[in-house]
RNA sequence: GGGGAUGUAGCUCAGUGGCAGAGCAUUUGACUGCAGAUCAAGAGGUCUCUGGUUCAAAUCCAGGCGUCUCCU
Numbered sequence: 001g002g003g004g005a006u007g008u009a010g011c012u013c014a015g016u017g018g019c020a021g022a023g024c025a026u027u028u029g030a031c032u033g034c035a036g037a038u039c040a041a042g043a044g045g046u047c048u049c050u051g052g053u054u055c056a057a058a059u060c061c062a063g064g065c066g067u068c069u070c071c072u
Stems, first nucleotide, its partner, number of pairs: 001071007010024004018055001026042005048064005
C1' cells in the first nucleotide's frame, strides 16, 4: 500500500426496514442469626461518527475513525 471481517447496556452477544433485547454484573425488596444460593421488581443505550436512500434506518448505500485478520 491492497483485500476481508467487525463496532448495540459495565462485560459477552442477539436483533436482515416499523417496540432496542438476552445472559452475566449492578440496585432495591423477600428469604437467612449473618452471608451465599434462590425468588420478585428496578435502573442502566447519542445502536462508533458524518452524509445519502426511504413515509420510516441499529438494519440498506457511500465516506471517515477504532479493533482484528490476510496479502505485499
The RNA shown here (transfer RNA) has 72 nucleotides and comes from Callorhinchus milii. The gene name in the source record is tRNA-Cys-GCA-6-1. Rfam family: tRNA. Its family is annotated with triplet codon-amino acid adaptor activity in the Gene Ontology. About the family: Transfer RNA (tRNA) molecules are approximately 80 nucleotides in length.